Molecule: transfer RNA
Organism: Candidatus Gastranaerophilales bacterium
RNA sequence: GCCCUGAUAGCUCAGCUGGAUAGAGCAACCGCCUUCUAAGCGGUAGGUCGUUGGUUCGAAUCCAACUCAGGGUA
Numbered sequence: 001g002c003c004c005u006g007a008u009a010g011c012u013c014a015g016c017u018g019g020a021u022a023g024a025g026c027a028a029c030c031g032c033c034u035u036c037u038a039a040g041c042g043g044u045a046g047g048u049c050g051u052u053g054g055u056u057c058g059a060a061u062c063c064a065a066c067u068c069a070g071g072g073u074a
Stems, first nucleotide, its partner, number of pairs: 001073007010026004019057001028044005050066005
């Protein structure tokens, strides 16, 4: 250089045959319980879905370029 895979919440990930407000677990915060802590139970907040364009009535999802990470190849 070329080819492949990946990038979604603080962390680990799901969702990718396009369709209404993008989810789960853990963590954080608040409450219940407890003499207190932990555990358990309930709730709340947290995301411009790597970036920029394109296609479409509609994009996390399709297309292109780029950035970053991993792998393959002479």